[in-house]
Context: one part of a larger RNA
RNA sequence: CCGUGGUUAAGGAACUCGGCAAAUUGUCCCCGUAACUUUGGGAGAAGGGGAGCCCUGUCCGGUGAUGAGGUUGUGCCCUUUGAGCUGGGUGGGGUCGCAGAUACCAGGGGGAAGCGACUGUUUAUUAAAAACACAGGUCCGUGCGAAGUCGUAAGACGCUGUAUACGGACUGACGCCUGCCCGGUGCCGGAACGUUAAGAGGACUGGUUAGACCGUUUGGUCGAGGCUGGGAAUCUAAGCGCCGGUAAACGGCGGUGGUAACUAUAACCAUCCUAAGGUAGCGAAAUUCCUUGUCGGGUAAGUUCCGACCUGCACGAAUGGCGUAACGACUUCCCCGCUGUCUCAACCGCGGGCCCG
Numbered sequence: 001c002c003g004u005g006g007u008u009a010a011g012g013a014a015c016u017c018g019g020c021a022a023a024u025u026g027u028c029c030c031c032g033u034a035a036c037u038u039u040g041g042g043a044g045a046a047g048g049g050g051a052g053c054c055c056u057g058u059c060c061g062g063u064g065a066u067g068a069g070g071u072u073g074u075g076c077c078c079u080u081u082g083a084g085c086u087g088g089g090u091g092g093g094g095u096c097g098c099a100g101a102u103a104c105c106a107g108g109g110g111g112a113a114g115c116g117a118c119u120g121u122u123u124a125u126u127a128a129a130a131a132c133a134c135a136g137g138u139c140c141g142u143g144c145g146a147a148g149u150c151g152u153a154a155g156a157c158g159c160u161g162u163a164u165a166c167g168g169a170c171u172g173a174c175g176c177c178u179g180c181c182c183g184g185u186g187c188c189g190g191a192a193c194g195u196u197a198a199g200a201g202g203a204c205u206g207g208u209u210a211g212a213c214c215g216u217u218u219g220g221u222c223g224a225g226g227c228u229g230g231g232a233a234u235c236u237a238a239g240c241g242c243c244g245g246u247a248a249a250c251g252g253c254g255g256u257g258g259u260a261a262c263u264a265u266a267a268c269c270a271u272c273c274u275a276a277g278g279u280a281g282c283g284a285a286a287u288u289c290c291u292u293g294u295c296g297g298g299u300a301a302g303u304u305c306c307g308a309c310c311u312g313c314a315c316g317a318a319u320g321g322c323g324u325a326a327c328g329a330c331u332u333c334c335c336c337g338c339u340g341u342c343u344c345a346a347c348c349g350c351g352g353g354c355c356c357g
Base pairs, nucleotide, nucleotide: 001352002351003350004349005348006347007346008345010343011342014341019338027051028050029049030048031047036041038173052095053094054093055092056091057090058089059088060087061086062085063084067080068079069078070077096100108336109335110334111333112332113331114330115328116327120132121131136171137170138169139168140167141166142165148157149156150155174323175322176321177320179253180252181251184250185249186246187245188244189243190242193241194240195239199235200234204230205229206228207227208226209225211222212221213220214219254272255271256270257269258268281315282312293309294308295307296306297305
C1' cells in the first nucleotide's frame, strides 16, 4: 500500500449524483395499532411492556399408588379417595452479572408521488424494468374434408374439438368512461354503366408464284389456287372506375378579424377553409421549447419534490383517457431512528504485496 474484519471522543448525512456502504431493527408472549380500502386487507402497521436462576403459594390438565364403599355377572367390575411423578398458567419473595431472546441465527420504520393492477417472464455472459406475459374487454375470420399452419404431394396439426369452439389483431385487474370525422388508405357489400387480357372473330390488306400480257439483252406489269404475314368492327372475366357501408380498421380531429360603462378578457358577431375541427377527463406532465414558468408548501437557503394555475412549442379517450385498495430487489421527494458516509482521522486482528536482513 492492497484485500478483509473489529472498535472509536463530540457531532450525526455536514458525505455523495444518490444514506452507496455500514450501522440500527431482528425471537417468543402480552398490550396496542391510523389514513385509506375492492371490507379480503392495510398489519408484524406504528408504538409500548415482559423474558435468567432459586424458594414458595395457587389454579388447570395427564398418570393414578393406597384406602373406603357398592352390588353380584366374583370380574382385568362400578363409585369415591387422592399420595407420588409429570405438563402448563398465574401470584409472592429472593439472587448473580455491565448485559438473562446473553452466542450463532434473527424485519429498520413512517409519509407523499410516478409507472405497472396483482403472482409471474426477460437480454445464459454489462440492462429485471415503467419492457413481456396476464385474467378481463373489443373487433375480424371460420358451419367442419372449418378457417389457420407445415408440406411439392400424400398426409398431419387444428381436434378424436364444433361458434360458450378454434384462429388472428388490438387493449390490458377493478371503477367511471371511451366524443366528432368514412374525404384519403384498407376491408366489406353492390352490380346498371365506362374501361379492360388471353381467346373467338375476320371486314380489309401484304409476301410468294403456276400462268398471262408488254418488252425482248439483263427485265416490267398483272396475277388464280395453295402456303404464309398484318389486322378493324363485334363477343368477353375478375380488377379498376362508379355507388354505398365500416374508426376497440390504418388514421385525422383549423385559421383570421372585431366586440362588454376603468383596464383586462371575450359568453357574442363576422369571415375563410375542412371529411371533421379535440368532447369528458387530465395538464410545465416518463409529454413544457421558452423554463430554475408563476403562486403556495416543505428548508436558514430547494434547477429536484408535493399542491395549484393553464400561456397544452408538441395530452386526450382500447397506438385507450382519468382514478384506484393491495403488490414492487422499479423511479423520485421528505421525516424518525441509526451510524466512521463525513467533520477527520486513529488504533487493533488476519491474508497478501513491497523494503531490510